[in-house]
Context: one part of a larger RNA
């Protein structure tokens, strides 16, 4: 100087408390361990591995296994020698394919030359350099990332103090979300962080009108902005305004600031996002990529078929669905936002109980389509029962995608109806348009979503307080630790 303390003081954070909903029990989905296997490819392991790399494992992917094949190789550069019926290549044979064999037919470009012909290139063959490696080392590395932590800290120049390590500044008194600001001070300044500048939302205005509007007029319909017409409103998307403790009162050192109030769509950081200091964990990644070293080279490379990554006595994590009446089922009636669409989205209409099929209007999309939003509301029914709860499992029949759904897809219908009656110890999330609950969209994608990333609808309870648990900041103290 740090680190540590079941030392002290001060102070934060859904850290506890208060409250709401879960997990831990059940079934299923998914990841991991274990076991099994020819293989069940590899990585990730407290927080910070385990719906993680996977934003799509039937083939492909694929890195694994078994078997079949290829060697200058699927790909790059360059060298030597050879090469016209050459390169290429229909058909045929073999084969699961890859590959191998045979082979009709059969070339191109450049230079010299009238031509014949000669030389060269491409390609091919042989050879030798080399290619290749998701082989090893993340404890050789770059890059990128996680984490402490959006925590308020980490430093520098000069000066001053100290033999020195170092200190001071950065401590102190207040204050703040903040090393935020004020005051004081052997310090005076400065940098990286904080804040602000950026994006979205909330109010208003301007500009703009093939979306919106009978708002005011006209026409028309069974009905609809449907038509004329109009940008007023809504909206869309570009710009601007608006909030600064600016104003008032009080507290305070007359300071910074804090408490209350007015006005305001909004207050004291308005709400959310983006943004992550010096560093820590030899944290993670050599399987994104790059790269040192090592290893391999008729194989640890390359191609192919099939299998595996989907196994199942178990064990854990993350989820979904439930155990019902604030509910289930049936019928009817409403109200979103954000997205996607031409190898695409696909309307009306017809067929089918349905998945879906037929059909093709319209749309490169504020214009058409996906599209129905669902919870909600109205009416009916069930009456506490393993049930009209719950839907696992299994049998049968089908639909769609795709070369192909046996291992191993999703969906529909009929039948079957399991466990489950609120979950031990323990444990997680959340402070407001949040939790809870309800549906919708998108990426990936031929197909496949209970995961992920977004969107809106309905919409709570509670916070006395900081003693305790966890993490953190500042000062101080002890230390046999560095």
């Nucleotide at each position: 100087u740090g680190a540590c303390g079941g030392g002290g003081g001060c102070c934060c954070g859904c850290a506890c408390a208060a409250g709401c909903g879960g997990u831990g029990g059940a079934g299923c989905a998914u990841g991991c361990g274990g076991u099994u296997c020819a293989a069940u490819u590899c990585g990730a392991c407290g927080c910070a591995a385990c719906g993680c790399g996977a934003a799509g494992a039937a083939c492909c992917u694929u890195a694994c296994c078994u078997g079949g094949g290829c060697u200058u190789g699927a790909c790059a550069u360059a060298c030597u020698g050879g090469u016209a019926g050459u390169a290429g290549a229909a058909a045929c044979c073999u084969g699961a394919a890859a590959g191998g064999g045979c082979a009709a037919c059969g070339a191109u470009c450049c230079c010299c030359g009238c031509a014949a012909g000669g030389g060269g290139a491409a390609g091919c063959c042989a050879g030798a350099a080399c290619a290749g490696g998701u082989g090893c080392u993340g404890c050789a590395u770059g890059g990128c990332u996680g984490u402490c932590g959006u925590c308020a800290g980490c430093u520098c120049g000069u000066g001053c103090c100290g033999u020195g390590a170092g200190g001071u500044g950065u401590u102190g008194g207040g204050u703040u979300a903040a090393g935020u600001c004020c005051c004081g001070c052997a310090a005076c300044g400065a940098g990286c962080g904080c804040a602000a500048c950026c994006c979205u939302c909330g109010c208003c205005c301007u500009u703009a009108g093939u979306u919106g509007c009978c708002a005011g007029c006209g026409g028309g319909u069974a009905a609809u902005g449907c038509c004329g017409g109009g940008c007023a409103c809504u909206c869309u998307a570009a710009g601007g305004g608006a909030a600064c403790u600016g104003c008032c009162c009080g507290u305070g050192a007359u300071a910074a600031a804090c408490g209350g109030g007015a006005g305001g769509a909004a207050g004291g950081u308005g709400a959310g996002g983006a943004u992550g200091a010096c560093g820590u964990c030899a944290a993670g990644u050599c399987c994104u990529c790059a790269u040192g070293g090592c290893c391999u080279u008729u194989a640890u490379g390359c191609c192919c078929a099939g299998g595996g990554c989907c196994a199942c006595a178990c064990a854990c994590g993350u989820g979904c669905u439930a155990c019902a009446a604030u509910g289930g089922c049936c019928g009817g009636u409403a109200c979103a936002a954000a997205g996607g669409g031409u190898c695409g989205c696909g309307a009306a209409c017809c067929c089918g109980c349905a998945a879906g099929g037929g059909g093709g209007a319209g749309c490169c999309a504020a214009u058409c389509c996906c599209a129905a939003a669902a919870a909600a509301c109205c009416g009916g029914u069930c009456u506490c029962a393993g049930u009209u709860c719950a839907g696992a499992u299994u049998g049968g029949g089908g639909u769609c995608u795709g070369c192909a759904a046996u291992u191993c897809g999703a969906c529909c219908c009929c039948a079957u109806g399991a466990a489950g009656u609120a979950g031990g110890a323990a444990u997680c999330g959340c402070u407001a348009g949040u939790a809870a609950u309800c549906g919708c969209g998108g990426a990936u994608c031929a197909g496949c979503a209970c995961g992920c990333c977004g969107c809106g609808g309905u919409g709570a309870a509670u916070a006395c307080g900081u003693u305790c648990c966890c993490g953190g900041g500042c000062c101080u103290u002890g230390u046999a630790c560095a």

Small-subunit ribosomal RNA, 3' major domain from a metagenome, 482 nucleotides, folded computationally. The coordinates come from a structure-prediction model, not an experiment, and the mean pLDDT is 87.